[in-house]
RNA sequence: GCUCCUGUGGCGCAGUUGGCAGCGCGUGGGUCUCAUAAUCCCAAGGUCGCCAGUUCGAUCCUGGUCGGGAGCA
Repeated sequence: GCUCCUGUGGCGCAGUUGGCAGCGCGUGGGUCUCAUAAUCCCAAGGUCGCCAGUUCGAUCCUGGUCGGGAGCA
RNA backbone atom coordinates (compact mmCIF):
# COMPACT_ATOMS: atom_id res chain seq x y z
P G A 1 -0.68 3.74 3.59
O5' G A 1 -0.92 2.83 2.28
C5' G A 1 -0.69 3.36 1.00
C4' G A 1 -0.68 2.25 0.00
C3' G A 1 -1.92 1.37 0.00
O3' G A 1 -2.98 1.94 -0.76
C1' G A 1 0.00 0.00 0.00
P C A 2 -4.54 1.73 -0.37
O5' C A 2 -4.81 0.23 -0.82
C5' C A 2 -4.79 -0.11 -2.21
C4' C A 2 -5.00 -1.61 -2.38
C3' C A 2 -6.22 -2.18 -1.67
O3' C A 2 -7.42 -1.98 -2.39
C1' C A 2 -4.34 -3.53 -1.23
P U A 3 -8.82 -1.87 -1.65
O5' U A 3 -9.08 -3.36 -1.14
C5' U A 3 -9.33 -4.39 -2.07
C4' U A 3 -9.46 -5.72 -1.37
C3' U A 3 -10.49 -5.77 -0.24
O3' U A 3 -11.82 -5.92 -0.72
C1' U A 3 -8.49 -6.78 0.48
P C A 4 -13.00 -5.32 0.09
O5' C A 4 -13.14 -6.30 1.33
C5' C A 4 -13.54 -7.65 1.14
C4' C A 4 -13.31 -8.47 2.39
C3' C A 4 -14.06 -8.01 3.63
O3' C A 4 -15.42 -8.44 3.66
C1' C A 4 -11.81 -8.47 4.18
P C A 5 -16.50 -7.60 4.43
O5' C A 5 -16.16 -7.93 5.98
C5' C A 5 -16.35 -9.24 6.47
C4' C A 5 -15.86 -9.35 7.90
C3' C A 5 -16.49 -8.37 8.88
O3' C A 5 -17.77 -8.76 9.33
C1' C A 5 -14.15 -8.41 9.18
P U A 6 -18.87 -7.68 9.71
O5' U A 6 -18.26 -6.96 10.98
C5' U A 6 -18.10 -7.66 12.21
C4' U A 6 -17.31 -6.84 13.21
C3' U A 6 -17.90 -5.50 13.60
O3' U A 6 -18.90 -5.63 14.59
C1' U A 6 -15.59 -5.23 13.15
P G A 7 -20.04 -4.49 14.68
O5' G A 7 -19.34 -3.33 15.52
C5' G A 7 -18.79 -3.60 16.81
C4' G A 7 -18.17 -2.34 17.40
C3' G A 7 -19.15 -1.20 17.63
O3' G A 7 -18.81 -0.49 18.83
C1' G A 7 -17.48 -0.49 16.15
P U A 8 -19.57 -0.80 20.17
O5' U A 8 -21.09 -0.60 19.79
C5' U A 8 -21.64 0.70 19.60
C4' U A 8 -23.11 0.69 19.91
C3' U A 8 -23.48 0.19 21.29
O3' U A 8 -23.34 1.19 22.28
C1' U A 8 -24.87 -0.85 19.69
P G A 9 -22.40 0.95 23.52
O5' G A 9 -23.44 1.23 24.71
C5' G A 9 -23.11 0.98 26.06
C4' G A 9 -23.93 1.92 26.90
C3' G A 9 -23.65 1.83 28.40
O3' G A 9 -23.62 3.13 28.97
C1' G A 9 -25.96 1.39 27.96
P G A 10 -22.18 3.88 28.98
O5' G A 10 -21.36 2.96 30.02
C5' G A 10 -20.06 3.44 30.46
C4' G A 10 -19.40 2.39 31.32
C3' G A 10 -19.16 1.04 30.62
O3' G A 10 -17.93 1.04 29.91
C1' G A 10 -20.20 0.69 32.72
P C A 11 -17.82 0.26 28.49
O5' C A 11 -17.74 -1.27 28.93
C5' C A 11 -16.61 -1.78 29.60
C4' C A 11 -16.80 -3.27 29.90
C3' C A 11 -17.22 -4.13 28.72
O3' C A 11 -16.12 -4.51 27.90
C1' C A 11 -18.59 -4.61 30.54
P G A 12 -16.37 -4.87 26.32
O5' G A 12 -17.19 -6.24 26.38
C5' G A 12 -16.58 -7.42 26.87
C4' G A 12 -17.55 -8.58 26.82
C3' G A 12 -18.21 -8.81 25.47
O3' G A 12 -17.38 -9.54 24.57
C1' G A 12 -19.85 -8.87 27.17
P C A 13 -17.55 -9.31 22.95
O5' C A 13 -19.13 -9.17 22.80
C5' C A 13 -19.79 -9.68 21.67
C4' C A 13 -21.18 -10.15 22.07
C3' C A 13 -22.25 -9.93 21.01
O3' C A 13 -22.23 -10.94 20.01
C1' C A 13 -23.10 -9.29 23.13
P A A 14 -22.75 -10.53 18.52
O5' A A 14 -24.32 -10.38 18.68
C5' A A 14 -25.12 -11.53 18.80
C4' A A 14 -26.57 -11.22 19.14
C3' A A 14 -27.45 -10.67 18.05
O3' A A 14 -27.75 -11.64 17.05
C1' A A 14 -28.06 -9.72 20.10
P G A 15 -27.77 -11.18 15.50
O5' G A 15 -28.99 -10.17 15.45
C5' G A 15 -30.30 -10.59 15.78
C4' G A 15 -31.21 -9.41 15.95
C3' G A 15 -31.34 -8.49 14.74
O3' G A 15 -32.29 -8.98 13.81
C1' G A 15 -30.99 -7.19 16.68
P U A 16 -31.86 -9.95 12.58
O5' U A 16 -32.96 -9.67 11.44
C5' U A 16 -34.32 -9.40 11.82
C4' U A 16 -34.68 -7.98 11.47
C3' U A 16 -34.25 -7.52 10.07
O3' U A 16 -35.22 -7.84 9.12
C1' U A 16 -33.60 -5.92 11.72
P U A 17 -34.85 -8.74 7.85
O5' U A 17 -34.60 -7.59 6.77
C5' U A 17 -33.78 -7.88 5.64
C4' U A 17 -34.56 -7.57 4.39
C3' U A 17 -35.21 -6.18 4.37
O3' U A 17 -34.27 -5.16 4.06
C1' U A 17 -36.72 -7.81 3.54
P G A 18 -34.63 -3.64 4.00
O5' G A 18 -35.21 -3.41 5.45
C5' G A 18 -34.36 -3.20 6.56
C4' G A 18 -34.79 -1.98 7.35
C3' G A 18 -36.27 -1.90 7.68
O3' G A 18 -36.41 -1.31 8.96
C1' G A 18 -35.62 0.00 6.48
P G A 19 -37.43 -1.99 10.02
O5' G A 19 -38.38 -0.84 10.50
C5' G A 19 -37.84 0.23 11.29
C4' G A 19 -38.95 1.08 11.89
C3' G A 19 -40.05 0.26 12.58
O3' G A 19 -40.51 0.96 13.69
C1' G A 19 -40.98 1.45 10.75
P C A 20 -39.90 0.59 15.15
O5' C A 20 -40.92 1.37 16.12
C5' C A 20 -40.78 2.78 16.36
C4' C A 20 -40.47 3.04 17.82
C3' C A 20 -39.13 2.49 18.28
O3' C A 20 -38.56 3.38 19.25
C1' C A 20 -40.85 1.43 19.49
P A A 21 -36.94 3.48 19.33
O5' A A 21 -36.44 2.15 20.01
C5' A A 21 -36.41 0.91 19.28
C4' A A 21 -35.53 -0.11 19.92
C3' A A 21 -35.47 -0.10 21.44
O3' A A 21 -36.59 -0.80 21.98
C1' A A 21 -33.27 -0.30 20.52
P G A 22 -36.67 -1.14 23.61
O5' G A 22 -36.03 -2.60 23.59
C5' G A 22 -35.63 -3.26 24.77
C4' G A 22 -35.07 -4.60 24.42
C3' G A 22 -34.26 -5.27 25.52
O3' G A 22 -35.11 -5.98 26.40
C1' G A 22 -33.04 -5.35 23.50
P C A 23 -34.61 -6.28 27.91
O5' C A 23 -33.57 -7.48 27.73
C5' C A 23 -34.01 -8.75 27.30
C4' C A 23 -32.84 -9.72 27.21
C3' C A 23 -31.97 -9.81 28.45
O3' C A 23 -32.53 -10.63 29.46
C1' C A 23 -30.61 -9.62 26.53
P G A 24 -32.16 -10.31 30.99
O5' G A 24 -30.68 -10.81 31.15
C5' G A 24 -30.34 -12.18 31.00
C4' G A 24 -28.84 -12.38 31.07
C3' G A 24 -28.14 -11.73 32.27
O3' G A 24 -28.25 -12.51 33.45
C1' G A 24 -26.96 -11.23 30.30
P C A 25 -28.36 -11.76 34.82
O5' C A 25 -26.91 -11.14 35.04
C5' C A 25 -25.78 -11.98 35.20
C4' C A 25 -24.49 -11.20 35.10
C3' C A 25 -24.32 -10.06 36.10
O3' C A 25 -23.94 -10.51 37.40
C1' C A 25 -23.69 -9.32 33.96
P G A 26 -24.47 -9.71 38.67
O5' G A 26 -23.87 -8.24 38.48
C5' G A 26 -22.48 -8.02 38.59
C4' G A 26 -22.13 -6.60 38.20
C3' G A 26 -22.79 -5.49 39.02
O3' G A 26 -22.10 -5.27 40.25
C1' G A 26 -23.01 -4.99 36.73
P U A 27 -22.95 -4.77 41.52
O5' U A 27 -23.51 -3.34 41.12
C5' U A 27 -22.61 -2.26 40.90
C4' U A 27 -23.38 -0.98 40.61
C3' U A 27 -24.50 -0.66 41.59
O3' U A 27 -23.99 -0.05 42.78
C1' U A 27 -25.29 -0.38 39.40
P G A 28 -24.75 -0.36 44.17
O5' G A 28 -26.11 0.46 44.05
C5' G A 28 -26.09 1.89 44.02
C4' G A 28 -27.49 2.44 43.87
C3' G A 28 -28.55 1.86 44.79
O3' G A 28 -28.50 2.42 46.09
C1' G A 28 -29.39 1.91 42.61
P G A 29 -28.98 1.52 47.34
O5' G A 29 -30.56 1.44 47.14
C5' G A 29 -31.35 2.62 47.25
C4' G A 29 -32.79 2.34 46.91
C3' G A 29 -33.47 1.23 47.68
O3' G A 29 -33.86 1.60 49.00
C1' G A 29 -33.97 1.00 45.40
P G A 30 -33.90 0.46 50.13
O5' G A 30 -35.15 -0.47 49.73
C5' G A 30 -36.47 0.05 49.78
C4' G A 30 -37.44 -0.86 49.07
C3' G A 30 -37.71 -2.20 49.71
O3' G A 30 -38.60 -2.13 50.81
C1' G A 30 -37.40 -2.48 47.39
P U A 31 -38.49 -3.28 51.95
O5' U A 31 -38.81 -4.67 51.23
C5' U A 31 -40.11 -4.93 50.74
C4' U A 31 -40.19 -6.34 50.16
C3' U A 31 -39.81 -7.45 51.12
O3' U A 31 -40.90 -7.83 51.95
C1' U A 31 -38.72 -7.75 49.03
P C A 32 -40.63 -8.06 53.49
O5' C A 32 -39.73 -9.37 53.56
C5' C A 32 -40.22 -10.63 53.06
C4' C A 32 -39.12 -11.64 53.01
C3' C A 32 -38.28 -11.78 54.27
O3' C A 32 -38.92 -12.63 55.21
C1' C A 32 -36.84 -11.60 52.41
P U A 33 -38.91 -12.24 56.76
O5' U A 33 -37.39 -12.44 57.19
C5' U A 33 -36.80 -13.73 57.14
C4' U A 33 -35.34 -13.65 57.49
C3' U A 33 -35.00 -12.87 58.75
O3' U A 33 -35.22 -13.64 59.93
C1' U A 33 -33.52 -12.27 57.00
P C A 34 -35.89 -12.88 61.14
O5' C A 34 -34.72 -11.93 61.68
C5' C A 34 -35.01 -10.90 62.64
C4' C A 34 -33.70 -10.33 63.16
C3' C A 34 -32.73 -9.90 62.07
O3' C A 34 -33.01 -8.57 61.62
C1' C A 34 -31.61 -11.24 63.68
P A A 35 -32.95 -8.31 59.99
O5' A A 35 -31.40 -8.47 59.65
C5' A A 35 -30.46 -7.54 60.16
C4' A A 35 -29.05 -8.00 59.86
C3' A A 35 -28.74 -8.28 58.40
O3' A A 35 -28.46 -7.10 57.69
C1' A A 35 -27.92 -10.04 59.74
P U A 36 -28.79 -7.05 56.11
O5' U A 36 -27.69 -7.95 55.41
C5' U A 36 -26.33 -7.56 55.46
C4' U A 36 -25.44 -8.68 54.94
C3' U A 36 -25.80 -9.22 53.57
O3' U A 36 -25.35 -8.40 52.51
C1' U A 36 -25.35 -11.01 55.04
P A A 37 -26.18 -8.36 51.13
O5' A A 37 -25.97 -9.83 50.53
C5' A A 37 -24.70 -10.22 50.05
C4' A A 37 -24.67 -11.69 49.75
C3' A A 37 -25.64 -12.18 48.71
O3' A A 37 -25.19 -11.93 47.39
C1' A A 37 -25.71 -13.61 50.57
P A A 38 -26.25 -11.60 46.20
O5' A A 38 -27.10 -12.95 46.06
C5' A A 38 -26.51 -14.14 45.56
C4' A A 38 -27.45 -15.32 45.73
C3' A A 38 -28.81 -15.17 45.09
O3' A A 38 -28.80 -15.50 43.71
C1' A A 38 -29.10 -15.87 47.31
P U A 39 -29.71 -14.70 42.67
O5' U A 39 -31.21 -15.03 43.15
C5' U A 39 -31.69 -16.34 43.11
C4' U A 39 -33.10 -16.43 43.66
C3' U A 39 -34.10 -15.50 43.03
O3' U A 39 -34.61 -16.01 41.82
C1' U A 39 -34.29 -15.39 45.37
P C A 40 -34.76 -15.07 40.51
O5' C A 40 -36.05 -14.20 40.88
C5' C A 40 -37.31 -14.83 41.11
C4' C A 40 -38.26 -13.89 41.81
C3' C A 40 -38.39 -12.51 41.18
O3' C A 40 -39.27 -12.49 40.07
C1' C A 40 -38.09 -12.27 43.49
P C A 41 -39.05 -11.47 38.88
O5' C A 41 -39.53 -10.10 39.53
C5' C A 41 -40.87 -9.92 39.92
C4' C A 41 -41.08 -8.57 40.55
C3' C A 41 -40.59 -7.39 39.74
O3' C A 41 -41.48 -7.01 38.71
C1' C A 41 -39.89 -7.15 41.97
P C A 42 -40.89 -6.32 37.39
O5' C A 42 -40.47 -4.87 37.91
C5' C A 42 -41.46 -3.97 38.39
C4' C A 42 -40.84 -2.74 38.99
C3' C A 42 -39.92 -1.95 38.08
O3' C A 42 -40.62 -1.12 37.16
C1' C A 42 -38.91 -2.19 40.20
P A A 43 -39.91 -0.74 35.75
O5' A A 43 -38.78 0.29 36.22
C5' A A 43 -39.13 1.51 36.86
C4' A A 43 -37.90 2.22 37.37
C3' A A 43 -36.87 2.59 36.31
O3' A A 43 -37.22 3.79 35.65
C1' A A 43 -35.78 1.62 38.17
P A A 44 -36.65 4.05 34.17
O5' A A 44 -35.18 4.63 34.45
C5' A A 44 -35.01 5.79 35.24
C4' A A 44 -33.56 5.93 35.63
C3' A A 44 -32.59 5.99 34.46
O3' A A 44 -32.47 7.33 33.98
C1' A A 44 -31.81 4.42 36.04
P G A 45 -32.37 7.59 32.41
O5' G A 45 -30.95 6.96 32.02
C5' G A 45 -29.75 7.49 32.56
C4' G A 45 -28.60 6.54 32.28
C3' G A 45 -28.43 6.16 30.82
O3' G A 45 -27.70 7.13 30.11
C1' G A 45 -28.36 4.23 32.18
P G A 46 -28.28 7.77 28.76
O5' G A 46 -28.00 6.67 27.63
C5' G A 46 -26.68 6.10 27.53
C4' G A 46 -26.40 5.70 26.12
C3' G A 46 -26.77 6.72 25.04
O3' G A 46 -25.73 6.85 24.10
C1' G A 46 -27.78 4.65 24.57
P U A 47 -25.26 8.38 23.64
O5' U A 47 -25.91 8.66 22.20
C5' U A 47 -27.30 8.55 22.02
C4' U A 47 -27.71 9.33 20.81
C3' U A 47 -27.03 8.97 19.51
O3' U A 47 -27.69 7.89 18.91
C1' U A 47 -27.03 11.33 19.79
P C A 48 -27.20 7.32 17.44
O5' C A 48 -26.63 5.86 17.72
C5' C A 48 -25.44 5.67 18.50
C4' C A 48 -24.98 4.25 18.34
C3' C A 48 -24.54 3.87 16.93
O3' C A 48 -23.44 2.99 16.98
C1' C A 48 -26.32 2.48 17.60
P G A 49 -22.40 2.93 15.67
O5' G A 49 -21.24 3.95 16.06
C5' G A 49 -20.87 4.16 17.44
C4' G A 49 -19.76 5.17 17.52
C3' G A 49 -19.95 6.42 16.69
O3' G A 49 -20.73 7.39 17.34
C1' G A 49 -17.79 5.54 16.31
P C A 50 -21.79 8.29 16.52
O5' C A 50 -20.86 9.25 15.65
C5' C A 50 -20.01 10.19 16.29
C4' C A 50 -19.16 10.92 15.27
C3' C A 50 -19.93 11.50 14.08
O3' C A 50 -20.53 12.75 14.39
C1' C A 50 -18.07 10.31 13.29
P C A 51 -21.84 13.22 13.62
O5' C A 51 -21.35 13.54 12.13
C5' C A 51 -20.47 14.61 11.89
C4' C A 51 -20.10 14.71 10.42
C3' C A 51 -21.28 14.72 9.45
O3' C A 51 -21.89 16.00 9.35
C1' C A 51 -19.66 13.22 8.68
P A A 52 -23.45 16.08 8.94
O5' A A 52 -23.53 15.42 7.48
C5' A A 52 -23.50 16.24 6.34
C4' A A 52 -23.21 15.44 5.09
C3' A A 52 -24.40 14.83 4.36
O3' A A 52 -25.14 15.79 3.63
C1' A A 52 -22.67 13.25 4.44
P G A 53 -26.74 15.55 3.39
O5' G A 53 -26.80 14.34 2.35
C5' G A 53 -26.24 14.48 1.06
C4' G A 53 -26.32 13.19 0.29
C3' G A 53 -27.71 12.60 0.13
O3' G A 53 -28.44 13.21 -0.93
C1' G A 53 -26.21 10.90 0.77
P U A 54 -30.02 13.30 -0.88
O5' U A 54 -30.49 11.79 -1.06
C5' U A 54 -30.24 11.11 -2.27
C4' U A 54 -30.75 9.69 -2.18
C3' U A 54 -32.20 9.55 -1.70
O3' U A 54 -33.12 9.75 -2.76
C1' U A 54 -30.80 8.00 -0.55
P U A 55 -34.37 10.68 -2.52
O5' U A 55 -35.27 9.88 -1.46
C5' U A 55 -35.79 8.61 -1.79
C4' U A 55 -36.33 7.93 -0.57
C3' U A 55 -37.32 8.76 0.27
O3' U A 55 -38.61 8.76 -0.30
C1' U A 55 -35.76 7.67 1.69
P C A 56 -39.45 10.15 -0.36
O5' C A 56 -39.82 10.35 1.17
C5' C A 56 -40.39 11.59 1.59
C4' C A 56 -40.91 11.46 3.00
C3' C A 56 -39.93 10.87 3.98
O3' C A 56 -39.02 11.83 4.49
C1' C A 56 -42.01 9.77 4.23
P G A 57 -37.43 11.41 4.62
O5' G A 57 -37.48 10.30 5.77
C5' G A 57 -37.82 10.66 7.11
C4' G A 57 -38.00 9.41 7.97
C3' G A 57 -36.79 8.52 8.08
O3' G A 57 -35.90 8.98 9.06
C1' G A 57 -38.71 7.22 7.63
P A A 58 -34.30 8.82 8.72
O5' A A 58 -33.99 7.27 8.74
C5' A A 58 -34.30 6.45 9.91
C4' A A 58 -33.21 5.45 10.15
C3' A A 58 -31.85 6.04 10.47
O3' A A 58 -31.15 5.18 11.36
C1' A A 58 -31.69 4.77 8.49
P U A 59 -31.21 5.44 12.92
O5' U A 59 -30.27 4.30 13.55
C5' U A 59 -28.86 4.46 13.54
C4' U A 59 -28.19 3.11 13.53
C3' U A 59 -28.31 2.35 12.22
O3' U A 59 -27.30 2.75 11.32
C1' U A 59 -28.76 0.92 14.07
P C A 60 -27.65 2.85 9.69
O5' C A 60 -28.01 1.35 9.28
C5' C A 60 -27.05 0.31 9.40
C4' C A 60 -27.68 -1.02 9.06
C3' C A 60 -28.16 -1.13 7.62
O3' C A 60 -27.89 -2.41 7.10
C1' C A 60 -29.98 -1.47 9.12
P C A 61 -26.64 -2.63 6.09
O5' C A 61 -27.14 -1.82 4.81
C5' C A 61 -27.92 -2.44 3.79
C4' C A 61 -28.11 -1.50 2.61
C3' C A 61 -26.88 -0.68 2.22
O3' C A 61 -26.00 -1.43 1.40
C1' C A 61 -28.78 0.73 2.32
P U A 62 -24.41 -1.14 1.44
O5' U A 62 -24.26 0.27 0.71
C5' U A 62 -24.57 0.41 -0.67
C4' U A 62 -24.29 1.82 -1.13
C3' U A 62 -22.95 2.40 -0.72
O3' U A 62 -21.89 1.96 -1.55
C1' U A 62 -24.63 3.98 -0.28
P G A 63 -20.40 1.85 -0.95
O5' G A 63 -19.92 3.36 -0.85
C5' G A 63 -19.73 4.13 -2.02
C4' G A 63 -19.39 5.56 -1.67
C3' G A 63 -18.24 5.76 -0.71
O3' G A 63 -16.96 5.63 -1.31
C1' G A 63 -20.03 7.13 -0.07
P G A 64 -15.73 5.11 -0.45
O5' G A 64 -15.42 6.35 0.51
C5' G A 64 -14.99 7.59 -0.04
C4' G A 64 -15.01 8.67 1.00
C3' G A 64 -14.11 8.45 2.21
O3' G A 64 -12.75 8.78 1.96
C1' G A 64 -16.23 9.19 2.93
P U A 65 -11.58 7.93 2.72
O5' U A 65 -11.74 8.42 4.22
C5' U A 65 -11.51 9.78 4.57
C4' U A 65 -11.90 10.03 6.01
C3' U A 65 -11.22 9.13 7.03
O3' U A 65 -9.91 9.57 7.36
C1' U A 65 -13.54 9.24 7.49
P C A 66 -8.81 8.48 7.79
O5' C A 66 -9.20 8.18 9.31
C5' C A 66 -9.07 9.19 10.31
C4' C A 66 -9.66 8.75 11.62
C3' C A 66 -9.14 7.43 12.18
O3' C A 66 -7.88 7.55 12.80
C1' C A 66 -11.48 7.49 12.35
P G A 67 -6.92 6.27 12.85
O5' G A 67 -7.63 5.31 13.92
C5' G A 67 -7.69 5.71 15.29
C4' G A 67 -8.47 4.72 16.10
C3' G A 67 -8.03 3.26 16.01
O3' G A 67 -6.87 2.98 16.77
C1' G A 67 -10.38 3.37 15.89
P G A 68 -5.90 1.79 16.25
O5' G A 68 -6.74 0.46 16.49
C5' G A 68 -7.06 0.05 17.81
C4' G A 68 -7.90 -1.22 17.80
C3' G A 68 -7.32 -2.38 17.03
O3' G A 68 -6.30 -3.07 17.73
C1' G A 68 -9.59 -2.16 16.49
P G A 69 -5.15 -3.83 16.85
O5' G A 69 -5.88 -5.06 16.15
C5' G A 69 -6.43 -6.10 16.95
C4' G A 69 -7.20 -7.09 16.11
C3' G A 69 -6.43 -7.76 14.99
O3' G A 69 -5.58 -8.80 15.43
C1' G A 69 -8.53 -7.07 14.20
P A A 70 -4.28 -9.17 14.55
O5' A A 70 -4.87 -9.90 13.26
C5' A A 70 -5.54 -11.15 13.39
C4' A A 70 -6.11 -11.60 12.07
C3' A A 70 -5.12 -11.70 10.92
O3' A A 70 -4.33 -12.87 10.94
C1' A A 70 -7.07 -10.59 10.18
P G A 71 -2.86 -12.88 10.24
O5' G A 71 -3.16 -12.88 8.68
C5' G A 71 -3.82 -13.99 8.08
C4' G A 71 -4.21 -13.68 6.65
C3' G A 71 -3.07 -13.30 5.72
O3' G A 71 -2.34 -14.42 5.25
C1' G A 71 -4.86 -11.80 5.43
P C A 72 -0.79 -14.25 4.82
O5' C A 72 -0.83 -13.36 3.52
C5' C A 72 -1.41 -13.85 2.32
C4' C A 72 -1.42 -12.80 1.24
C3' C A 72 -0.07 -12.17 0.94
O3' C A 72 0.77 -12.98 0.13
C1' C A 72 -1.68 -10.49 1.10
P A A 73 2.35 -12.92 0.26
O5' A A 73 2.73 -11.47 -0.27
C5' A A 73 2.55 -11.13 -1.65
C4' A A 73 2.75 -9.65 -1.87
C3' A A 73 4.12 -9.11 -1.47
O3' A A 73 5.11 -9.37 -2.45
C1' A A 73 2.44 -7.68 -0.66
The prediction has a mean pLDDT of 82. Predicted 3D model of a 73-nucleotide RNA (transfer RNA) from a Pseudomonadota bacterium. The sequence is in RNAcentral, with records from ENA. It matches the Rfam family "tRNA". RNAcentral records the identical sequence in 4 taxa. NCBI's taxonomy places the organism under Bacteria, Pseudomonadati, Pseudomonadota.